[in-house]
Molecule: RNase P RNA; transfer RNA
Organism: Promineifilaceae bacterium (SeqCode)
RNA sequence: CGAGUUGACCGGGUGGUCGCGGCUUGUCAAGGCAAGCUGAGGAAAGUCCGCACUCCACAGAGCACGGUGCCGGCUAACGGCCGGGCGGGGUGACCCGACGGAAAGUGCAACAGAGAGGUGCAUUGCCGGUUGGAGGCAGUGCUUCCGGCCGGUGAGGGUGAAACGGUGGCGUAAGAGACCACCAGCAGCGGUAGUGAUGCCGCUGGCUUGGCAAACCCCACCGGGAGCAAGGUCAAGCAGGAUGGAGCAUCUUGCCUCGGCAAGGUGCCCGGCGUUGCUCGCGCUGGCUAACAUCCGGGUAGACUGCAUGAGCCAGCCAGUAAUGGUUGGCCAAGAUAGAUGAUCACCGCUCGCCUAUGGGCGAGCACAGAAUGCGGCUUAUAGGUCAACUUGAUUA
RNA sequence: GCCCCCAUCGUCUAGGGGACCAGGACGUAGGCCUUUCAAGCCUAAAACCGGGGUUCGAAUCCCCGUGGGGGCA
Numbered sequence: 001c002g003a004g005u006u007g008a009c010c011g012g013g014u015g016g017u018c019g020c021g022g023c024u025u026g027u028c029a030a031g032g033c034a035a036g037c038u039g040a041g042g043a044a045a046g047u048c049c050g051c052a053c054u055c056c057a058c059a060g061a062g063c064a065c066g067g068u069g070c071c072g073g074c075u076a077a078c079g080g081c082c083g084g085g086c087g088g089g090g091u092g093a094c095c096c097g098a099c100g101g102a103a104a105g106u107g108c109a110a111c112a113g114a115g116a117g118g119u120g121c122a123u124u125g126c127c128g129g130u131u132g133g134a135g136g137c138a139g140u141g142c143u144u145c146c147g148g149c150c151g152g153u154g155a156g157g158g159u160g161a162a163a164c165g166g167u168g169g170c171g172u173a174a175g176a177g178a179c180c181a182c183c184a185g186c187a188g189c190g191g192u193a194g195u196g197a198u199g200c201c202g203c204u205g206g207c208u209u210g211g212c213a214a215a216c217c218c219c220a221c222c223g224g225g226a227g228c229a230a231g232g233u234c235a236a237g238c239a240g241g242a243u244g245g246a247g248c249a250u251c252u253u254g255c256c257u258c259g260g261c262a263a264g265g266u267g268c269c270c271g272g273c274g275u276u277g278c279u280c281g282c283g284c285u286g287g288c289u290a291a292c293a294u295c296c297g298g299g300u301a302g303a304c305u306g307c308a309u310g311a312g313c314c315a316g317c318c319a320g321u322a323a324u325g326g327u328u329g330g331c332c333a334a335g336a337u338a339g340a341u342g343a344u345c346a347c348c349g350c351u352c353g354c355c356u357a358u359g360g361g362c363g364a365g366c367a368c369a370g371a372a373u374g375c376g377g378c379u380u381a382u383a384g385g386u387c388a389a390c391u392u393g394a395u396u397a
Numbered sequence: 398g399c400c401c402c403c404a405u406c407g408u409c410u411a412g413g414g415g416a417c418c419a420g421g422a423c424g425u426a427g428g429c430c431u432u433u434c435a436a437g438c439c440u441a442a443a444a445c446c447g448g449g450g451u452u453c454g455a456a457u458c459c460c461c462g463u464g465g466g467g468g469c470a
Base pairs, nucleotide, nucleotide: 001393002392003391004390005389006388007387008386009385010384012348013347014346015345016344017343018342020039021038022037023036024035025034026033027032028031041368045379046378048377049376050375051374052373053227054226055225056224065223066222067221068220069219070084071083072082073081074080085099086097087096088095089094100218101217105216106215107212108211124156125153126152127151128150129149130148131147132146133145134144135143136142137141165183166182167181168180169179184208186205187204188203189202190201191200192199193198231305232304233303234302240296241295242294243293244292247268248267249266250265251264252263253262254261255260269287270286271285272284273283274282275281312331313330314329315328316327317326318325319324349366350365351364352363353362354361355360398469399468400467401466402465403464404463407423408422409421410420415453425441426440427439428438429437446462447461448460449459450458
């Protein structure tokens, strides 16, 4: 100088003007006004996990269902994080892994292939027996070639994602863990290091017992359900309940047990509402299951709360490899409810485009996105930039 | 805000680990038939929402995202 790996951080800056939400203070009769302070994120997102909180349910245990799955630790908890083991990738820094069980059981493996999981298969090949044909010879027995039938074999070829250990020897008609030695792998036992996963060493065994559990399943552990539109307080209006509440006279019609009942009309009386406060008057309306008044319970709209002092943030020190924990000091940092956090101007920064007299000028733009009970994680989106540690290549000394 | 469900030709759908070339109906295009149109017959084109993973093999199983739909005052 180039190419990378990991971790941490920033993600336009400063000032002015106008506007919006919240809090405090002042002012004023209510309700506004004025001043000051304050006002998005690393993901506020997806809602994928785990909690807090609230209501409902609940003797205890089990089944079902769902989730997680190497070991140890951290944590309120987790499917998260840290450290370690094993496996895989990379020259390396480093990265990735749903990583319990397939000799408990059931199941699946298309096509191709002789045969696809039980010990199965025989096309070609190799070999033996028997037999037919043709030929050779040292001639009636050997031998070569081509076929048929019966049998052995799984070593070679071939198929497939996958064909039941590898190499060498012995053995055989040909072969084969049939047998032997070494190696690989599996299971069991013992020793040793480690808390453990696991590593290393030795012995024994059957000789190999394959893959899929993000197929059913088995084992271990965890999980009651719903979610702030949870839940709580106050409480218009409408509907409901209780209490209070004045009727009388007369006419018509209908029914009938002939004295009443029902409906309607008129008058008086008693209310309610309106008519500017009161009285009268007038209008409308009601007179008993009424209007109206008072009270009561539940509770809708609405308001308040839940709701921001919390598993809180920053700095230092201590313990620990680390995650994390402890301690000391400091700080208080959005709270809307159809949802505020925006617009614009000036200068500067960065990027892009154009022009250029190479000094610069002009124009456009500023990544992803945006709180809604809170918190811990994961995942996804993200222009550009900064810092630290490390790896690797080249060059120079 | 919270909680669920779905995605296959242009449309409606079948397929829920296996060759299959993803099947069917309607529609579209071409041809046959007919004097012509319709109907009928034959043929063709046309799809697994995107990206990873598990598996020998994924439309199907798992994860992440995208889009759409529904419920709760």